[in-house]
Molecule: Bacterial large signal recognition particle RNA
Organism: Chloroflexota bacterium
RNA sequence: UCGUGCUAGGCGGGGAGUUAGCGGUGCCCUGAACCCGAAAUCCGCUAUAGCGGGGCUGAAUCCCCCUCCGCGGCCCAGCCACAGGCCUCUACCCGCGGUGUUGCCGUUUGAUGACCGGGCCCUGCGCGGCGGACACCCGCGAACCCCGCCAGGUCCGGAAGGAAGCAACGGUAAACGGGGCCUUCCGAGCGCCGCAGAUUUCCUGGUUUGAGGUACCCGCAGGGCAUGUCUUCGGGUCAUAGUCAACGAGGGGUGCACGA
Numbered sequence: 001u002c003g004u005g006c007u008a009g010g011c012g013g014g015g016a017g018u019u020a021g022c023g024g025u026g027c028c029c030u031g032a033a034c035c036c037g038a039a040a041u042c043c044g045c046u047a048u049a050g051c052g053g054g055g056c057u058g059a060a061u062c063c064c065c066c067u068c069c070g071c072g073g074c075c076c077a078g079c080c081a082c083a084g085g086c087c088u089c090u091a092c093c094c095g096c097g098g099u100g101u102u103g104c105c106g107u108u109u110g111a112u113g114a115c116c117g118g119g120c121c122c123u124g125c126g127c128g129g130c131g132g133a134c135a136c137c138c139g140c141g142a143a144c145c146c147c148g149c150c151a152g153g154u155c156c157g158g159a160a161g162g163a164a165g166c167a168a169c170g171g172u173a174a175a176c177g178g179g180g181c182c183u184u185c186c187g188a189g190c191g192c193c194g195c196a197g198a199u200u201u202c203c204u205g206g207u208u209u210g211a212g213g214u215a216c217c218c219g220c221a222g223g224g225c226a227u228g229u230c231u232u233c234g235g236g237u238c239a240u241a242g243u244c245a246a247c248g249a250g251g252g253g254u255g256c257a258c259g260a
Stems, first nucleotide, its partner, number of pairs: 001260006009057003012030004020046005034054004063253006072244003078237001079235002083231004090226001092224003095220004103214003113208007122197005127191002130187004136179004146171003154163003
């Protein structure tokens, strides 16, 4: 160096999740790479980390290591939503104080404040009305198991005379229908009704006081509040920064025996 036969190894890989950890079944991404059995309220292992049984290939394009590339996945900020808190920031409302000459109102048409009355509104009681129910009136209404009167017929009797009693007729019960004055009860977002109370927001009248008040502006370590601000849980995203990483590219490494 060549030939023959073996062995190690290989016959997909990865992500999330699960797990003390590893791998698998399942889901997802790549990719095309044996067969059979079991396996998510799981299956088998233990850092040398799938188990059991077969088959093919086999020291190199095929095995192993390093570097590069990079499909894809994962983690989130900002953001959305529920809830809870707080006025630290920013706004808003109320209150208080200041300015009030600029604008307005104001001593006959009276600022501000105080008191009284009435109205609107609410509540209670009473009264009335409305609606309903009961009672009441009228009507109708029982083949028989309601009443009265009982034709015919039936029964008792020698007869005289009695008895029960259907239909019809009259009247009623339950039920049904109508009525609308009077009775009683119940109900209600009925009332230019009466009495009382509550409220001070709004309107109005009167009495009293007698010169300020207000807009804008400024201030408050006053009060309240939210698209403000803080926090937990939940949902969720491109980029950036990370992390894992298929396929691919480059480089390197690696047995045994026999014979010539």